[in-house]
RNA sequence: GGGGUUGUAGCUUAGCGGUUUAGAGCAGUGGUCUCCAAAAUCAAAGGUUGAGGGUUCAAAUCCUUCCAACCCCA
Numbered sequence: 001g002g003g004g005u006u007g008u009a010g011c012u013u014a015g016c017g018g019u020u021u022a023g024a025g026c027a028g029u030g031g032u033c034u035c036c037a038a039a040a041u042c043a044a045a046g047g048u049u050g051a052g053g054g055u056u057c058a059a060a061u062c063c064u065u066c067c068a069a070c071c072c073c074a
Base pairs, nucleotide, nucleotide: 001073002072003071004070005069006068007067010026011025012024013023018057029043030042031041032040050066051065052064053063054062
């Protein structure tokens, strides 16, 4: 330099263009329990769906340009 895959919560990730307000597990926070903690359990919170643009009535999802990580070729 060329080609490909991936990018969603702090981490790991799910999500046929139309099931509502984008979900789950873990972590963190608060409660219960305990002498205190751990474990267990309950609850709430946490998202610019990498960034910009486009198509569409409607985009995490399709197209495109960048950015980043990884793989292959040279």